The prediction has a mean pLDDT of 81. Predicted 3D model of a 1468-nucleotide RNA (small-subunit ribosomal RNA) from a moss metagenome. The sequence is in RNAcentral, with records from SILVA. Its Rfam family is "Bacterial small subunit ribosomal RNA".

[in-house]
RNA sequence: UUGAUCUUAGUUCAUGAUGAACACUGACAACAUAUUUAACACAUGCAAGUCGGACGAGAAGCAUCCUAGUGGUUUUUUUAGUGGUGAGUGGGUGAAUAACACGUAAGAACCUGCCUUUGGGAGGGGGACGAUAGCUAGAAACAAUUGCUAAUAGGUUGAGGAGCAAAAGGAGGAAUCCACCCAAGGAGGGCCUUGCGUUUAAUUAGCUAAUUGGUGAAAUAAUGGCUUACCAAAGCGAUGAUUUAUAGCUGGUUUUAGAGGAUGAUCAACCACACUCGGACUAAGACACGACCCAAACUCCUAUGGGAGGCAACAAUGGGGAAUUUUUUACAAUAAGCGAAAGCCUAACAGAGUAAUGUCGCAUGGAAGUAGAAGGCCCACAUGUCGUAAAUUCCUUUUCUCGAAGAAGAAAUAAUGAUGAUAUUUGAGGAAUAAGCAUCGACUAACUCUGCGCCAAUAGUCGUGGUAAGACAAAGGAUGUAAACGUUAUCCGAAAUGAUUGGGUGUAAAACAUCUGUAGGUGGCUAUUUAAAUCCAUUGUCAAAUCCCAGGGCUCAACCCUGGAUAGGCGAUGGAAACUACCAAACUAGAGUACGGUAAGGGCAGAGGGAAUUUCUAAUGGAAUGGUGAAAUGCAUAGAGAUUGGAAAGAAUACCAACGACAAAAGCACUAUGCUAAGCCGACAUUAACAUUGAAAGACGAGAGCUAGGGGAGCAAAUGGGAUCAGAUACCCUAGUAGUCUUAGCUAUAAAUGAUGGAUACUAAGCAUUGUGCCUAUCGACCCAUGCAAUGUUGUAAUUAACACGUUAAAUAUCCCGCCUAGGGAGUUCGUUCGUAAAAAUGAAACUCAAAGGACUUGGUAGGGACUCGCACAAGUGAUGGAACAUGUGGUUUAAUUCGAUGCAAUGUGAAGAACCUUACUAGGACUUGACAUGCCCCAAAUCUUUUUGAAGGAGAAUAAUGCCCUCAGGUACGCAAAACACAUGUGGUGCAUGGUUGUCGUUAGCUCGUGUCAUAACAAGCGUAACUUUUGUUAUUGGGUUAAAUCCCACAAUGAGCGCAACCCUCGUGUUUAGUUGCCAUCAUUUAGUUUGGAACCCUAAACAGACUACCAAUGAUAAGCCGGAGGAAGGUGAGGAUGACAUCAAGUCAGCACGCUCCUUCUGCCUUGUGUGACACACAUGCUACAAUGGCCGGGACAAAGGGUUACAACCUUGUGAAGGCAAGGUAACCUCAAAAACCUGGCCGCAAUUCCAAUUAUAGGUUACAUGAAGCCGAAAUCACUAGAAAUUGCCGAUCAGCCAUACGCCGAUGAAUUCAUUCCCGGGCCUUGUACACUGCUUGUCACACUAUGGGAGUUGGCCAUGCCUGAAAUCGUUACUUUAACCAUAAGGAGGGGGAUUCCAAAGGUAGGGCUAGUGAUUGGAGUGAAGUCAUAACAAGGUACUUGUACUAGAAGGUGUGGUUG
Repeated sequence: UUGAUCUUAGUUCAUGAUGAACACUGACAACAUAUUUAACACAUGCAAGUCGGACGAGAAGCAUCCUAGUGGUUUUUUUAGUGGUGAGUGGGUGAAUAACACGUAAGAACCUGCCUUUGGGAGGGGGACGAUAGCUAGAAACAAUUGCUAAUAGGUUGAGGAGCAAAAGGAGGAAUCCACCCAAGGAGGGCCUUGCGUUUAAUUAGCUAAUUGGUGAAAUAAUGGCUUACCAAAGCGAUGAUUUAUAGCUGGUUUUAGAGGAUGAUCAACCACACUCGGACUAAGACACGACCCAAACUCCUAUGGGAGGCAACAAUGGGGAAUUUUUUACAAUAAGCGAAAGCCUAACAGAGUAAUGUCGCAUGGAAGUAGAAGGCCCACAUGUCGUAAAUUCCUUUUCUCGAAGAAGAAAUAAUGAUGAUAUUUGAGGAAUAAGCAUCGACUAACUCUGCGCCAAUAGUCGUGGUAAGACAAAGGAUGUAAACGUUAUCCGAAAUGAUUGGGUGUAAAACAUCUGUAGGUGGCUAUUUAAAUCCAUUGUCAAAUCCCAGGGCUCAACCCUGGAUAGGCGAUGGAAACUACCAAACUAGAGUACGGUAAGGGCAGAGGGAAUUUCUAAUGGAAUGGUGAAAUGCAUAGAGAUUGGAAAGAAUACCAACGACAAAAGCACUAUGCUAAGCCGACAUUAACAUUGAAAGACGAGAGCUAGGGGAGCAAAUGGGAUCAGAUACCCUAGUAGUCUUAGCUAUAAAUGAUGGAUACUAAGCAUUGUGCCUAUCGACCCAUGCAAUGUUGUAAUUAACACGUUAAAUAUCCCGCCUAGGGAGUUCGUUCGUAAAAAUGAAACUCAAAGGACUUGGUAGGGACUCGCACAAGUGAUGGAACAUGUGGUUUAAUUCGAUGCAAUGUGAAGAACCUUACUAGGACUUGACAUGCCCCAAAUCUUUUUGAAGGAGAAUAAUGCCCUCAGGUACGCAAAACACAUGUGGUGCAUGGUUGUCGUUAGCUCGUGUCAUAACAAGCGUAACUUUUGUUAUUGGGUUAAAUCCCACAAUGAGCGCAACCCUCGUGUUUAGUUGCCAUCAUUUAGUUUGGAACCCUAAACAGACUACCAAUGAUAAGCCGGAGGAAGGUGAGGAUGACAUCAAGUCAGCACGCUCCUUCUGCCUUGUGUGACACACAUGCUACAAUGGCCGGGACAAAGGGUUACAACCUUGUGAAGGCAAGGUAACCUCAAAAACCUGGCCGCAAUUCCAAUUAUAGGUUACAUGAAGCCGAAAUCACUAGAAAUUGCCGAUCAGCCAUACGCCGAUGAAUUCAUUCCCGGGCCUUGUACACUGCUUGUCACACUAUGGGAGUUGGCCAUGCCUGAAAUCGUUACUUUAACCAUAAGGAGGGGGAUUCCAAAGGUAGGGCUAGUGAUUGGAGUGAAGUCAUAACAAGGUACUUGUACUAGAAGGUGUGGUUG
């Protein structure tokens, strides 16, 4: 991640940190820090000198003396040189280095200038070379040559004997001081050796030839293959050698609860390096940053002959880069060097400058102040908010500006301060000089308005934006933080997300297919030994700084100073002995072996049997057979199929058979035999821990497949044919080859699964089965009780995310091994191993996504299942669909044909009345504060009559007339007209902004809540738990009956309640009481007539009551609910009908009934008016009416209703007209009068089956109606469809609303007549409930090819670089050697020479370079392969439901593609 839940798992964020960078902003102080990149190149300046008390000489100055000379001596300063010492420190950088480089702890075979301690010494004699002075060459750098000379420079001699072997002086008046030499120590420093610790890759598994050791020698300060000669053949490595990549190491820094992780700037210790490579010299110390030699590259100078250079010192420059400072002051302090000292030198250091880079501190004012000002924003127009905020009044002065004073740091008594006219103190002035940045949908503190309109933008994640955006932009307000604040980058944390502390592996990623077993790990019981591990005590060390604690100092803090300390690591000493381990013994419970039984599809080998199938053969027989959903291909008169006899072949072994047996797994089944492995039970002999797990390794390993040889009945990938289909490379059918079988080899994989590694111990029960003991029983077998081993099932505790598991654990524990770390890319690429091949094993990255997944729940859905209801079907009756007409709709047409309603649930609907009006449309003519409302201003009574013009609206003229109050100033009702405004208006838009109302499922039986149960999660609080609160599911609501009904009963972790059901309401049906006019009339009178008197019984009217509740009886059911039958009753199981419509659903309908938000129009989308249109007409659909006739039509006569309406109205009677209707006119405001005639019906007659005496359209008129004529289609209606269950259908008339009239055949009521059929649920449709599957709400989801675009990546003929090692060639400088070619002051000498030295030449070694073939690695490459991501493309529909052929899996073949088929396996 989900509709919701739990879980697994990844992603993201909040915290802290930084040598940081960037955007915006920026007052001050203190303390820190500042090329992380190009170990790139470097102009200029400077960073190491010093000593005259070691020495000779030059130059200059002052003074003194002798002197008058270009003089000497003494003295001072200075220069280069000889000499001494230093220059190996300090300062910089991190390239190399995976190493004794570093850290830590030990060690021995060593060296040591200056310093320090002790003891001793310092005698004699000689020879040169520089500088200086000349001269020569050269552009220069620099060099050659002549002559003089000193020393603490160099050489020589001596020291009782043997061996080795020293010395030096200087200053001072002097004491003495400073130097020098030898020996032995110390301190500090350095070299070397060793234990332990120190990154990555096995897609790096073998490496090494001075390599490992020995002996002798060389070399060194010293050990050592460090080097060499000889000898031996070793050394390292899965505890990771070698190789590769990366990297200075540490104290520490940062983060963390800790363990850990990351890191190695500044400071400190060590190491390495100094343009690159190599080399030595000097020295106590170097193989030397500011020394030398050589080579290569680069730069500069040049007179082209030759020379010079090395900022990874400090500043500075260029360059690279997101990015890192001044070509500063001073030696005052600290410190290094030299010096006896004064002192000199120091780019170490101390300071200042630049940078908000960081940490810390401080300020930008304080108090009072409501008319809650103005202004902004919002607004429900009342307010609210910015907000005591401002203004205003009073106060303060850190800071700032201008003055004054003025340190410490100075030790050590004088002098000495770069910093620094600084810190600090103090005076004056005046709120004066000083606030931004980010955010405001959730995480995450903080909300509104306007604009924009999936655009522009935003975004850390989720996401936001499509006309009402709290998410964009801006504004107001708010929140956070503050000289900063945000963003970016990186690290830790959160992350138990690599799990030692501290994870997992049945289904989420993950148990090797299985076993044997090496190394390794772990290991029974008893008593000893040792003390490795372990524990205790003491002790050494782990530099300082840092961290922590306690004090102290800068005004505080950061910062600095002083002191202290835990834990831990390594080493040493002493002790303890339980546990682990070791030594050497004993034991038997683990494990083997032996003995006695026993069950079995365990394995291998050859042998044998029967049933079936197919084929062949012979016979009988004569037309089909076979196959399917239905067919066809096929086979068959040349005789099939069928039946019978015989023969052959191969493969497999019915029943028994099971939930059963065996085996390590794969797997294993006819019978008997042979060989052979393992198990179990019993008894208790023997060995004495012999065990367990198991990296590597080995063995076995279904099926498919491969090689070679056999075999081949059936089945059957591929393939052919027939069907099906839009297609059908499939499913179905008919044929059919590899293969399936066997032998010998290979392959090594499966859903090789219990998706569950092995071993041991322990922890409730019940039931069943297999094997084998025992108790009991019996004649015997069962039964019963019980032990061990095995196989199943239910289930407690426990566990689990849940499902579930549960002595055969997924519980509780121990040991060992394999494996996992988000999804995809991908089990792919490259490399390697293995294989004949197919393939297998090992096994990445780029890129991409915010999810993918498991279990469960609620729903939806299913070409899943069960139950049930309904005019749902069925049974019936009548219709529609065909005709004409009416009405409505679509479409078309039109200036307009106004608008809405569109499956059921639009279409005789809004419209219960379109000629004008209505009217919203259209054409023309008019108006613009408007037809209508309110306010303001002005005029003024209102109004009546006549008239002109125009289509009308309207425009114009004439006549008559002037209200009320009054303080006489004036005010005012009604009304007309004019102007400017606020406004008015809109049937304009949005029913997806809404109210209200309506439809629908559906009069279906459901919907929901409280308290509990069960399960789980979240929030708040808390140290934690409980309680409490809230939410989501579950249960109740399921089950057994029953009902029209969640209607009722029973059972039950449920118990109550609400909305629905039912009842209450209305009408009808029965009765009673009351009341009798306009209604009624039994009796008595009366009349043409309930007409009248009378009556109150009946009918009726209309008020109130009664009545029906399964109450009673019987059967049934569970002694229930109920159901069935019956009695009584007007009515009987809801008596009939109506009204009544749960929670929700459809963004269902309506802005054109009304209301209303927003938006749009305002000389028009408003308003007035005339005419037209809404009624058009090729056509299509819907709803109706009338019919097609004789159960009828027409004519005459005669009956019977209910319910309604009526004063602009209903209208009788009478009368006229063929008629519609007209005239006259009584009555009625209605139980009174009237509309009013009811019709079907009954009765008499005519018609006589025909387009007729049926039917009535059409043809006048705005519409309707009437009369007379005309007389179309139509003779019962295809596919299909609708309504209806009793006073219902069907038939038949009456009335009403709207209304001047009416297109009404519609709609809403009313009565009259009045059937048939079902008593059932198989099917269609719809609903309800339970259940199953599910990857989904089936109009769902989803797979693959192809086409297009983009992205990263593999292969690739090659090509271009880099690195590494090897062979050969060449061989600079330099050291050690060799060499008599050359040369030579000191010493020796017999004077010839010698010793010794220098130069030259040269061997070994060897840098750079050349060459050859390799290895590794990086870039690029025509082209090619798949992959990923994309908007609404194309073709199919493989998967998810039984997904329409169950899915899936290893393998093989095959096909546009998903895929299909064969074979074996799994159930997920």